A computed fold for a 73-nucleotide RNA from Natronosporangium sp., annotated as transfer RNA. Its mean pLDDT, the model's own confidence on a scale to 100, is 80.
[in-house]
RNA sequence: GCGGACGUGGCGCAGUUGGUAGCGCGUCACCUUGCCACGGUGAAGGCCGCCGGUUCAAGCCCGGCCGUCCGCU
Repeated sequence: GCGGACGUGGCGCAGUUGGUAGCGCGUCACCUUGCCACGGUGAAGGCCGCCGGUUCAAGCCCGGCCGUCCGCU
C1' cells in the first nucleotide's frame, strides 16, 4: 500500500424484505430468608464508532474518515 471481517447499554451478543432497538450476564429496589446465597418481581442504563448523502422514515442502503482483528505484497 491492497483486500476482507468487525465497531449496538458496564461486559458478551442479536437485530439480513429500511418503519421509532432486544436477549443473557452484571447493577439497583422490593419479595423471600434469622443472615448470606439461590430463587421471584420490577427498574435504571444505548439513538446504534465519527461525518455526510439517499428516503416521509436508516442500526439496517451509499460515500468518506477513525479504530480493532485477519490475510496479501
About this RNA: It matches the Rfam family "tRNA". Its family is annotated with triplet codon-amino acid adaptor activity in the Gene Ontology. Rfam classes the family as a transfer RNA. Lineage of the source: Bacteria > Bacillati > Actinomycetes > Micromonosporales > Natronosporangium. The same sequence occurs in records of 2 taxa.